Notes:
Two RNAs folded together computationally: RNase P RNA and transfer RNA, 453 nucleotides in total. The coordinates come from a structure-prediction model, not an experiment, and the mean pLDDT is 78.
């Protein structure tokens, strides 16, 4: 100087002018409101709504069943489909990244197409004539012979060829030919010991020819974990209207509700009940914003996170606020020329509605580390 | 705001993980007729909404990510 990986941080600044939502003050007032001053006012994803809590009525959340979730070890947390620290697999020259990463040696299913054979596997082409059997030739000592060659019965699974996947590799032994058949050695898998680590596991030694295909993002099996609502949760207040029609239900464990999966239990109301239709309404008030909070700083610990101290107050709208303009400075691009300055462009993604933890996605800058490549000294 | 469904030819829907996705209707050419409708033949019909992942093999199975639809609330 290219390439490439990883982590961090920041999301323009400030001054004027008119606006807007919130709180508190003061002033006026016709009591309906109007002025004014201080102060506060979007985000790293405020986004999807994909996990997880809290928080909120129902029974504080019981049993079964069925359904979902999560899946290597150890640790963090308020929890997790999250996070960090490892482990084993794979991709990559590397730095680094990805892994739904339990069980297929419990069971069922599935593996098209090509192929002989696709899961207790197979024989297409091809290798072999030992053993039986028949055919032809040919030789002699003519027999129950010998040698050749072919065929049916067989024997083989080394090669060839098909396929994503074909039942271990290589070398010797053996054989008619051949094969773990058998032996060496290497792979792996089980099993049994030893060491080392909390653990996954990893190293080592010994045994057993055991050589056992793949998928569970197929059903399944094994741990474990999940109660149902989501601020339109819930509460209180006012308005309006047909206090309309229909089912059900009478003391029974009957009906209904809690219960938006069933069953059971439990609880609760039961003529002022419940469920559907119809009707009306679209107002206020609370919940609500101080919270697993933000920052510093010290301590534990590889960290992820914990702990103590201090110190700080940071948006609560309901049609829905957080804007526009212009100055100066920043920063980034182009131009100009008198080489310092002018002038002119541009500054992503997006936009709070109950809180928070996360993941994904969307995007603009700049700064560190780290690797490889080539070049110089 | 919450909760919940959907996406395959132009358009309405099919489609056990297997070869080149499929049926109707519309379309496009041709025959037929003066032309036109019918009628009759043949035929494109398509990124399976987009991506990445499992798996040999994905519309189908998974995860994310883009459009689209649907329902709520008080009060008696």
């Nucleotide at each position: 100087u290219g390439a490439g990986u990883u982590g961090c941080u920041g999301a323009g600044g400030u001054g004027g002018u008119c606006g807007c939502g919130g709180g508190c003050c003061c002033u006026c007032c016709a009591c309906g409101g109007a002025g004014g001053g201080c102060u506060c006012g979007a985000g790293g994803a405020a986004a999807g709504u994909c996990c997880g809590g809290g928080c909120u009525c129902c029974a504080c959340a019981g049993g079964g069943c069925a359904g979902g979730g999560u899946g290597c070890u150890g640790g963090g947390u308020a929890a997790c489909c999250c996070c960090c620290a490892g482990c084993g697999g794979g991709a990559g020259c590397g730095a680094u990244c990805c892994c739904a990463g339990g069980g297929a040696a419990a069971g069922u299913g599935c593996c098209a197409c090509a192929g002989a054979g696709a899961a207790c596997a197979g024989a297409c082409c091809g290798c072999c004539u030992a053993c039986g059997u028949c055919c032809c030739g040919c030789c002699c000592g003519c027999g129950u012979g010998g040698c050749g060659g072919g065929g049916c019965c067989g024997g083989c699974a080394a090669g060839g060829g098909u396929g994503a996947a074909a039942c271990g590799g290589u070398g010797a032994g053996g054989u008619a030919a051949g094969a773990g058949c058998u032996c060496a050695c290497c792979a792996g898998u089980g099993c049994c010991g030893g060491c080392g680590g909390u653990g996954a596991c990893g190293c080592c030694g010994g045994c057993a020819g055991c050589u056992c295909g793949g998928u569970a993002a197929a059903c399944c099996c094994c741990a474990c974990c999940c109660g149902g609502u989501g601020c339109a949760a819930g509460g209180c207040c006012a308005a309006a209207u047909a206090g309309g029609a229909g089912a059900g239900g009478a003391g029974a464990g009957g009906u209904g509700g809690c219960c938006c999966g069933c069953c059971u239990c439990g609880u609760u109301a039961u003529g002022a009940c419940u469920c559907u239709c119809g009707g009306g309404u679209a107002g206020g008030c609370c919940g609500c914003u101080c919270g697993a909070g933000g920052c510093g700083u010290c301590c534990g610990g590889c960290a992820a996170c914990g702990g103590a101290c201090g110190u700080c107050c940071c948006a609560g709208a309901c049609a829905c606020a957080u804007g526009a303009c212009c100055g100066c400075c920043a920063c980034g691009g182009g131009c100009c020329c008198c080489c310092g300055g002018g002038c002119c462009c541009g500054c992503a993604c997006a936009g709070a509605a109950c809180c928070c933890g996360g993941c994904u996605u969307a995007c603009c800058a700049g700064c560190g580390g780290c690797u490889c490549a080539c070049c110089c000294c | 705001g919450c909760g919940c469904c959907c996406g395959u030819a132009g358009c309405u829907c099919a489609g056990u993980g297997g070869a080149u996705a499929g049926a109707g209707c519309a379309c496009u050419g041709g025959c037929c007729u003066c032309c036109g409708g019918a009628g009759c033949c043949a035929g494109g019909u398509g990124u399976c909404g987009c991506g990445c992942g499992u798996u040999c093999g994905a519309g189908u199975c998974g995860c994310g990510c883009c459009g689209g639809g649907c329902g709520c609330g008080c009060c008696a």
It holds a member of the Rfam family "Bacterial RNase P class A". It is annotated as a ribozyme.